[in-house]
């Protein structure tokens, strides 16, 4: 000085006018029977989007509906071990894999409990076989060499059928039944061994995952679970338009009065009686107002545990709450001329979008002292 990794921090500033919107606070003015309490109106004083407020993908509170227990089914997570109200999230480890490194990634349980698949090539894709090839051996040619006067015989080698060893070697393949080297042996071949890998059980560390260490089996049953399935653990449903409270209005209901004149049932007929009428009230709940709403798994500072996510303690602090829905506009000054985007019940967390500037740690390469 260059490339880079990981953490974390900011996302223009500053006055000034005018608006919105939410709390208080004054002053007038109206209602009511008052202290006061509502409403209107004008004034003052004060708060007013993010790191993702977004996707709406998990987790939780909260709120209603349901709910003897248990099974089955669905549907989720999937190394271990701790944080958390909870996770599929985050610490920290292991193990696998990338990258000189700092560090980065992983749905990382069972393939011996059934069941399915493995295109194409290939002899064979899973009860394993056997295209070429390598060795024996029968059998036939053929070429040579020997013996023989010849006829033939013998050996040696090539070649072909056939039978049988083999699975070192070729070939296919994403993937061929441990790998390498030596020894072995008609050719071979865990057939024997020495290292590697594996699997068993023991031992030492370590909560565990898991690692070593020496000791043994010649090695068994390729892969594929984000393929059905097995196993272990979780999961009830619906969501502030939840719910709640007050309530014009309207059906249907109940109690009370009223009027007992009428109309229909019972009845030959009167009396009785039941419906059915008026008012009031109660109740009910639409409209629409209020509440749920922002003090809460809260923010920060300090101290103490922890590697670390986090967790006590103690001090201080209140920080948007609308509902046609605010947080905008213009004007000066300055800069590096400003990305991505806008709250709607609230948290925890992912995931994605992001101009540009800061910091701290760390690595790797070059150069100088």
């Nucleotide at each position: 000085a260059g490339a880079g990794u990981u953490g974390g921090c900011u996302g223009g500033a500053c006055a000034g006018u005018c608006g919105c919107u939410g709390u208080u606070u004054u002053a007038u003015g109206c209602u009511u029977a008052u202290u006061a309490a509502g409403c209107a109106u004008a004034g003052g004083a004060u708060g007013g989007a993010g790191g993702a407020a977004a996707g709406u993908c998990c987790g939780g509170g909260c709120u209603c509906c349901a709910u003897u227990g248990g099974g089955c089914g669905a549907g989720g997570u999937g190394c271990c071990a701790g944080g958390u109200a909870a996770c599929g999230c985050c610490u920290g480890g292991g193990a696998g894999g990338c990258g000189c490194g700092a560090g980065c990634c992983u749905a990382c349980g069972g393939a011996a409990a059934g069941u399915g698949c493995c295109a194409c090539a290939g002899a064979a894709a899973a009860u394993a076989u056997a295209c070429c090839g390598c060795c024996u051996g029968c059998u036939g040619a053929c070429c040579a060499g020997c013996a023989g006067u010849a006829a033939u015989g013998c050996u040696u080698g090539u070649c072909a059928u056939c039978a049988g060893g083999u699975a070192a070697g070729g070939g296919u393949g994403a993937a061929a039944u441990g790998g390498u080297g030596c020894g072995g042996u008609a050719a071979g071949a865990g057939c024997g061994c020495a290292c590697c890998g594996c699997g068993c059980a023991a031992c030492u560390g370590g909560c565990a995952a898991c690692a070593g260490u020496a000791g043994u089996g010649g090695c068994a049953g390729g892969g594929u679970a984000a393929a059905c399935c097995c196993c272990a653990c979780c999961u009830g449903g619906a969501g502030c338009a939840a719910g709640a409270u007050c309530a014009a209005a309207u059906a249907g209901a109940g109690a009370a009065g009223c009027a007992g004149a009428c109309g229909c049932g019972c009845g030959g007929c009167c009396c009785g009686u039941g419906c059915g009428g008026c008012u009031u009230c109660u109740g009910g709940g639409u409209a629409g107002a209020u509440u749920g709403c922002u003090u809460g798994a809260g923010c920060u500072g300090c101290a103490g545990g922890g590697u670390g996510a986090c967790c006590u303690g103690u001090a201080g602090c209140c920080u948007a709450g609308a509902u046609g829905a605010a947080u905008g506009a213009c004007u000066g000054u300055u800069c590096c001329c400003g990305a991505c985007a806008g709250a709607a019940c609230c948290c925890g967390g992912c995931u994605u979008a992001c101009a540009g500037g800061c910091c701290a740690a760390c690595u790797c390469u070059u150069u100088c002292u």